[in-house]
């Protein structure tokens, strides 16, 4: 020098709750708030998994169903700080 991984430095992200907004819901999205997380940055291409408005079924209780989510489920593209031992 270059490529790596872990220490340590300098950062960063923000689970649950709670409060608005918004949606049929799942969820998102602002503010608070920190469980974590070395890709919890991003990208639904795969798988799963969550909802069922529509829509079809019906013993009218209920069942199926994504086109709607979940990148803090995994796997995979794509970028990335540091760079002892």
């Nucleotide at each position: 020098u270059u490529c790596a991984a872990u220490a340590a430095a300098a950062g960063g992200c923000a689970a649950a709750g709670c409060c608005g907004u918004u949606g049929a819901a799942a969820g998102a999205u602002g503010g608070u708030g920190a469980c974590g997380c070395a890709a919890a940055g991003u990208u639904u291409c795969u798988g799963g998994c969550c909802u069922a408005a529509u829509g079809a079924g019906u013993u009218c209780g209920c069942u199926c169903u994504a086109u709607g989510g979940c990148a803090g489920c995994a796997g995979a593209g794509c970028u990335a700080c540091a760079g002892a031992a």
Predicted 3D model of an 85-nucleotide RNA (c-di-GMP-I riboswitch aptamer) from Oceanisphaera arctica. The coordinates come from a structure-prediction model, not an experiment, and the mean pLDDT is 84. Of the family's consensus pairs, 95% are formed in the model. Its Rfam family is "c-di-GMP-I riboswitch aptamer". Its family is annotated with cyclic-di-GMP binding in the Gene Ontology.